[in-house]
RNA sequence: GGGGCCUUAGCUCAGCUGGGAGAGCGCUUCCCUUGCACGGAAGAGGUCGGGAGUUCGAUCCUCCCAGGCUCCA
Numbered sequence: 001g002g003g004g005c006c007u008u009a010g011c012u013c014a015g016c017u018g019g020g021a022g023a024g025c026g027c028u029u030c031c032c033u034u035g036c037a038c039g040g041a042a043g044a045g046g047u048c049g050g051g052a053g054u055u056c057g058a059u060c061c062u063c064c065c066a067g068g069c070u071c072c073a
């Protein structure tokens, strides 16, 4: 320098054919307990890496940029 893949909640990750943003763990409150843990109930938490484009509509398609992994040289 060139190619491929990845980037979604605090962490690890799903997300089908473009229309609802989710799970587990963690966190908060309540119940349970003499107390803690376990268990039960409820809840908070997101510019879907950034920008532009296509579209009635984009996490999803296209282009550019950034970061990470990897291959070729």
Stems, first nucleotide, its partner, number of pairs: 001072007010025004019056001027043005049065005

This is a predicted structure of a 73-nucleotide RNA (transfer RNA) from a Dehalococcoidales bacterium. It matches the Rfam family "tRNA". Gene Ontology term of the family: triplet codon-amino acid adaptor activity. The organism belongs to Dehalococcoidales, within Bacteria.